Context: one part of a larger RNA
RNA sequence: CUGGGCUUAAAGGGUGCGUAGGCGGCUUGGCAAGUUGGGUGUGAAAGCCCGCAGCUCAACUGCGGAAUUGCGCUCAAAACUGCCAGGCUUGAGGGAAGUAGGGGUGAGCGGAACUGAUGGUGGAGCGGUGAAAUGCGUUGAUAUCAUCAGGAACACCUGUGGCGAAAGCGGCUCACUGGACUUCUUCUGACGCUGAGGCACGAAAGCUAGGGUAGCGAACAGGAUUAGAUACCCUGGUAGUCCUAGCUGUAAACGAUGAGCACUUGGUGGGAGGGGUCCCCAUGCCCUUCCGGCCGAAGCGAAAGUGUUAAGUGCUCCGCCUGGGGAGUAUGGUCGCAAGGCUGAAACUC
Repeated sequence: CUGGGCUUAAAGGGUGCGUAGGCGGCUUGGCAAGUUGGGUGUGAAAGCCCGCAGCUCAACUGCGGAAUUGCGCUCAAAACUGCCAGGCUUGAGGGAAGUAGGGGUGAGCGGAACUGAUGGUGGAGCGGUGAAAUGCGUUGAUAUCAUCAGGAACACCUGUGGCGAAAGCGGCUCACUGGACUUCUUCUGACGCUGAGGCACGAAAGCUAGGGUAGCGAACAGGAUUAGAUACCCUGGUAGUCCUAGCUGUAAACGAUGAGCACUUGGUGGGAGGGGUCCCCAUGCCCUUCCGGCCGAAGCGAAAGUGUUAAGUGCUCCGCCUGGGGAGUAUGGUCGCAAGGCUGAAACUC
C1' cells in the first nucleotide's frame, strides 16, 4: 500500500464547537481543467512476446511485427466531476403562535432528621455485637419535654418518567439564561454534512490559597475475632466530603455500539404536541410529528443477540485495530505546583 475489521474476540476519540481538508440537493446556459474519442510526435537499441530465416538441431544469431499500458501537441464531444453566470425549494436556517422539562448560573426562603448547648422531669444504666469489650454515665448519661445554635442533604411525589453534547441535573420561590418540540408554510435560497490540528466543557479522588465542619469518614488509636489479623465487626477519629477562587483532565467517562443522511414487514405501553370524527362537553376512536421503552418479520451475526433508537441495506467524513507477555513500561518531547497526564518503543520471551 492492498485487503479485512472495531457491542462481548485487538480496535469508537469522555463530550461538544469549529479551522484546513474531504464530501455535497433540483434545474438552465456557458467554458472545457478532470473525463472520453480520433490524428500526430515521442516513448533509443538490445531484451521479453509473435512470425519467418541462418548455423545438421538447440542454445545462439539475423529480419519483420507486436508491445512499450506513458507523455507532449492538435482536432472533436459535453453525459458526469469541476469552474463561471442565472433560477428553484424539498436540505439548512430565520419569523410568528404555542408546549413540556431535576437544562445552566445567582440570590432568598422552608420543614423533617442529626449533633451540640442551656433548662425541666427522672434516677442507673446506656451503647454496641454472632457473643463481647474498648467507649459514655451519680460532676446525673440513655430516655423525655422546651428553647437556642450549626452544617449538610432534600423523604413521600419518583415513574425501564423528564432535561442536557457529554460529565451530569431532584425541597420551594424569584431574577438572568441555553436548548428541544409542535403548528402556520410567512421569509432567505444550498447558506449543508463531517472534521486532522485547535479551543471549550469534563464524575470521583487529588493539589494550592482562604473559609466552614453537623453527619459520615481514608490515615491513625483502641476493643474484639484469629494460629496471626497491618482486614472484615465495634468504639473513637484527622485529612476529605461543603463554600469561594484557581489547578488537575482521568473513569467499566458504557449502549463497552463515532457523527450525518436515505431506504427497509409489524405489534404494544409511556412522555410533549397538532388535526379529524361521534350534535356540544367529558371521554372514546382514527390520523400525524418529535422523544423515550418492551416484544419481535426479513436480514445480519461465531453465537449471545440485534432488529425503523440496527449490530439490516447504501453513501460521506473522522477516530482506532493488526498475536500474548515485556508495557501503557523505557526514552525523547510536551503539559502540570505536585500527584501525574498526553504522545509512546525495543531487546528478550512464548
Overview
The part of an RNA shown here (small-subunit ribosomal RNA, central domain) has 350 nucleotides and comes from a metagenome. The full RNA is in RNAcentral, with records from SILVA.